Predicted 3D model of a 146-nucleotide RNA (FMN riboswitch aptamer (RFN element)). Its Rfam family is "FMN riboswitch aptamer (RFN element)". Rfam describes the family as follows. The RFN element is a highly conserved domain that is found frequently in the 5'-untranslated regions of prokaryotic mRNAs that encode for flavin mononucleotide (FMN) biosynthesis and transport proteins. Model confidence (mean pLDDT): 77 of 100.
C1' cells in the first nucleotide's frame, strides 16, 4: 500500500391529543418512524437485510430391517419417522409533479402513498413476543504478503 486470512467491536426507529365501546396505544380523528449496499444526498428507482416455505447436503434423536459381539446390551449398514444447521431457489410495500442543474422518480418546494410473523377482552409499521438472537453491511486490530 493492496489484498487474503484470522480475530474483536458496531450494527432499526415510531401513537402525542381527542371520539365510540364492556372491551381498542389495534377501529375513527390526529400524532410519529424511516435498517445496508449502489447512484447528485433516496422508506416508495436497482439491489440487500430481518419473516414464511424450501431442493440437494450435514448433525441429533426414535423406530423397523440385516449383519457382527463378550447380548434386557452395544456396535454398524439400509431404510422409515422427527427435529436442528446451512441452504440454490421462491412468496413478501410504496412516487408523482414543479423547480435548480451537465446530471436529482435522490437536493429544494407541493402533494401522495407504503410497511414481515406470532399474541391481544376489539382488527397493531408505532404494543408485547421470538430478540440480552440474527443479518445486509461498516469500522478496527493482527499475521502472513508486496
Nucleotide at each position: 500500500g493492496a489484498u487474503c486470512a484470522u480475530c474483536u467491536c458496531u450494527g432499526g426507529g415510531g401513537u402525542c391529543a381527542g371520539g365510540u365501546g364492556a372491551a381498542a396505544u389495534u377501529c375513527c380523528u390526529u400524532a410519529c418512524c424511516g435498517g445496508c449496499g449502489g447512484u447528485a444526498c433516496a422508506g416508495c428507482c436497482c439491489g440487500c437485510g430481518a419473516g414464511c416455505c424450501g431442493u440437494a447436503a450435514g448433525g441429533g434423536c426414535u423406530g423397523u430391517u440385516g449383519c457382527g459381539a463378550a447380548a434386557u446390551u452395544c456396535g454398524u449398514a439400509a431404510c422409515a419417522g422427527u427435529u436442528c444447521u446451512c441452504g440454490a431457489g421462491g412468496c413478501a410495500g410504496a412516487u408523482c409533479c414543479g423547480u435548480u442543474g451537465c446530471a436529482a422518480c435522490u437536493g429544494c418546494g407541493g402533494a401522495g402513498c407504503c410497511g414481515a410473523c406470532a399474541g391481544u377482552u376489539a382488527a397493531a409499521g408505532u404494543c408485547u413476543g421470538g430478540a440480552u438472537g440474527g443479518a445486509a453491511a461498516g469500522a478496527g486490530a493482527u499475521u502472513g504478503c508486496g